[in-house]
RNA sequence: AAAGCAGAACAGACGAUCGUCGGGCGGAACACCGCCCGGAGGAAAGUCCGAACACCCCAGGGCAAGGUGCUUCAUAACGUGAAGUCGCGGCGACGCGAAGGAAAGUGCAACAGAAAAUAUACCGCCCGAAAAAUCUCUGUGCGUGAGGCAUGGUGAACUUCGGGUAAGGGUGAAAUGGUGCGGUAAGAGCGCACCAGUUUUCCGGGUGACCGGAAAAGCUUUGUAAACCCCACCUGGUGCAAGACCAAAUAGAGGAGCGUUUGAAGGCUGCCCGCCUGAGCUCCCGGGUAGGUCGCUAGAGGCGGCUGGUGACAGUCGUCCCAGAGGAAUGAUCGUCCUUCAGACUCGGGUAACCGUCUCUGAAUACAGGAUUCGGCUUAUGGUCUGCUUUGACC
Repeated sequence: AAAGCAGAACAGACGAUCGUCGGGCGGAACACCGCCCGGAGGAAAGUCCGAACACCCCAGGGCAAGGUGCUUCAUAACGUGAAGUCGCGGCGACGCGAAGGAAAGUGCAACAGAAAAUAUACCGCCCGAAAAAUCUCUGUGCGUGAGGCAUGGUGAACUUCGGGUAAGGGUGAAAUGGUGCGGUAAGAGCGCACCAGUUUUCCGGGUGACCGGAAAAGCUUUGUAAACCCCACCUGGUGCAAGACCAAAUAGAGGAGCGUUUGAAGGCUGCCCGCCUGAGCUCCCGGGUAGGUCGCUAGAGGCGGCUGGUGACAGUCGUCCCAGAGGAAUGAUCGUCCUUCAGACUCGGGUAACCGUCUCUGAAUACAGGAUUCGGCUUAUGGUCUGCUUUGACC
């Protein structure tokens, strides 16, 4: 320098003007005005897990259903995290893994292939049998100058049939350990040696997953459980629009009182008399709608120090209070500066490419907005810094 791996913190600063939400104070004051204080994130997002909290359900036991699935630890809890184990990938830093059980049972394994699980026989290899012709060698008889003719035997290849064989071929994602020697008609863990694996037993290390070693047994067992299933562990439902309290208007479950030619109530009419109309009127009260209040932000809380731990994390001390509007405020403009990029330019170094430096102009500055709260995961996203790996060059 190039290409990578892992991690960390940050998420522009200041000022002015105009606005905005909540709270406090003042002005006659909930509403208008002024002043003061406070006002989003690392993901506030997806709503995928786990909890707090609230209500509903709930004697106890079982089945079903769903989830999780190496070990130990962490945690309020988790499907999360930390440290490890094993396997896989990468030259490496490092990354990834639903990673229990297939020698309980059932199912499935397309195509190809002989055969896909009680193994199997297509080619090949080997053994046996059969029949005619052919060929090799050969016996006997006859015969020729020579070749020969007749009849038997033996062997070979081919064909068919019966059997053996998993060494070899070919198929497939996958074919019943590998190499060699022996063995055999040909073969085969059929036997043996070595190697690999499995099971059982033992020894050593580790809390454990597991690791290292020894012995024995030819034991060699296809794959698939994000197929049924088996094993172990876990699991009620709904979400702050949960829910609690206060409570109009209207209607009235219900109750009480007064009243219906002994006239309530209403109208003329503010009151009395009078006249008219003529059966209701008044009060109490449950539930509960609109509306309001609470829930509602001091919390498994943040920051810093120390201690313990490899670590996740825990303990302790100090310090801080940090949105709480239920349809939703946290914004906009301008200026200065910071960062990056592009262009021009001053000075210095250098043969040059170029490097450093001064100034000016222009541009850019991500993803994204709380709605009860918290712990995680996942996804989106800008540049910066730190450590490490591989390769190359130089000293």
Notes:
The RNA shown here (Bacterial RNase P class A) has 395 nucleotides and comes from a Deltaproteobacteria bacterium. The coordinates come from a structure-prediction model, not an experiment, and the mean pLDDT is 77. It was read from a public genome assembly, where an Rfam model found it. NCBI's taxonomy places the organism under Bacteria, Pseudomonadati, Myxococcota, Myxococcia.